A computed fold for a 265-nucleotide part of an RNA from a Thermoplasmata archaeon, annotated as large-subunit ribosomal RNA, domain VI. Lineage of the source: Archaea > Methanobacteriati > Thermoplasmatota > Thermoplasmata. Rfam family: Archaeal large subunit ribosomal RNA. Its family is annotated with ribosome and structural constituent of ribosome in the Gene Ontology. Its Rfam clan is "LSU clan". It was read from a public genome assembly. The prediction has a mean pLDDT of 81.
Context: one part of a larger RNA
């Protein structure tokens, strides 16, 4: 663009796509049927796994260049904080991402079939599953199941709402359960949407200044130096991660499109 006003909301389900499934072992039937015996099943039940799909992060693991720590060269005069050297090397790690980790993958049943099994049945007075007709029968086909689907030209369906007193939509502006650009989801003061703050949780593991101790050096014999250790202290730092609260800070001002038609010829 269509879809014959224009939209918002739910919906139906022609149609399409999927393998979403697939094996294998133990056990009950059962030492049962059969068999002289040796020997030795199935029909069905139930149970645990192995693979492939799918989905999640509770758990357990891995990553975690956010983050916290210890430490080595060398710099910033010293000390604190720091910078570089693969993230300088190590030692932890929370979301998040994942799998080695956790679900789920179900028991069935229901149509028409194949091969093939049969019922009446004639041509061909018999027979015969087929010639008319009817009745079964696969892990395969189509459904049931998950996802998509009104552009399904038979363009659908209910509801609400508007048609300039304008429904509804987009931009712009915070954002993010999405994101490559579009699009998506959400919010905009009638507001917790993201920042920040503060509590709570969480991660590292007890800062720093200060007080004592301190092996032991040095010394003018007043004393100074000192690696490190104990209090202060379950601390300090940090929170791209959860939860809670708070409008303190941006979401401001604002633009734009937008429907049966009127007039004139």
């Nucleotide at each position: 663009u269509g879809c014959u006003c224009g939209g918002c909301g739910c919906c139906u389900g022609a149609g399409g796509g999927g393998a979403a499934g697939g094996g294998g072992c133990c056990u009950c039937u059962a030492g049962u049927a059969c068999g002289a015996g040796a020997g030795g099943a199935a029909c069905g039940g139930g149970g645990c796994c192995c693979c492939g799909c799918g989905g999640c992060c509770u758990c357990u693991a891995g990553u975690c260049u956010a983050c916290c720590g210890g430490u080595u060269g060398u710099c910033u005069g010293g000390c604190a904080a720091g910078g570089c050297a693969u993230u300088g090397c190590c030692g932890g790690g929370c979301a998040g991402c994942c799998a080695c980790g956790c679900c789920g993958u179900g028991u069935a049943c229901c149509g028409a079939u194949a091969a093939g099994u049969g019922c009446u049945g004639a041509a061909a007075g018999c027979a015969u599953c087929u010639a008319a007709g009817c009745a079964c029968g696969a892990a395969g086909c189509g459904g049931u199941c998950c996802c998509u689907g009104a552009a399904a030209c038979g363009a659908g369906g209910c509801g609400c709402c508007g048609u300039u007193u304008g429904a509804g939509g987009g931009c712009u502006c915070c954002u993010c359960u999405a994101a490559a650009a579009g699009a998506g989801a959400g919010g905009u003061u009638u507001g917790a949407u993201a920042g920040a703050g503060c509590c709570c949780g969480g991660g590292u593991g007890u800062a720093a200044g200060c007080a004592c101790c301190g092996a032991g050096c040095c010394u003018u014999c007043g004393g100074g130096c000192g690696a490190g250790g104990u209090g202060u202290u379950c601390a300090g730092c940090c929170u791209g991660u959860g939860g809670g609260c708070u409008a303190c800070u941006a979401a401001c001002c604002g633009c734009c499109c937008g429907a049966a038609g009127c007039u004139a010829u």